[in-house]
RNA sequence: AACCGACAAAGGCGAACUGUUCGAAAGAAUAGGGCACAAGACUGCAGGUCUUAUCAAUGCUAGCCGGGCCACCGAA
Numbered sequence: 001a002a003c004c005g006a007c008a009a010a011g012g013c014g015a016a017c018u019g020u021u022c023g024a025a026a027g028a029a030u031a032g033g034g035c036a037c038a039a040g041a042c043u044g045c046a047g048g049u050c051u052u053a054u055c056a057a058u059g060c061u062a063g064c065c066g067g068g069c070c071a072c073c074g075a076a
Stems, first nucleotide, its partner, number of pairs: 004074002012037001017032006035063001040070001042068002045066001047064001048061001050059001
């Protein structure tokens, strides 16, 4: 360094739900909240899903799956 993933340590993140806002919608942001997670952050590149005011696009989902990239710890 890589593989790997602990009844370890320090931490991280933040489901459902509620309030406010944006959006046509799916959904997103924010505050509270604290399900899950060897992580976690980012990326719509590819597949899948969802929405479709429009009639034919836009978009959403990374906590559906794969890929890319940054990356904490160090037992077996």
c-di-GMP-I riboswitch aptamer from Candidatus Aerophobetes bacterium Ae_b3a, 76 nucleotides, folded computationally. The sequence was found by an Rfam model in a public genome assembly. It matches the Rfam family "c-di-GMP-I riboswitch aptamer". Its family is annotated with cyclic-di-GMP binding in the Gene Ontology. Its mean pLDDT, the model's own confidence on a scale to 100, is 75.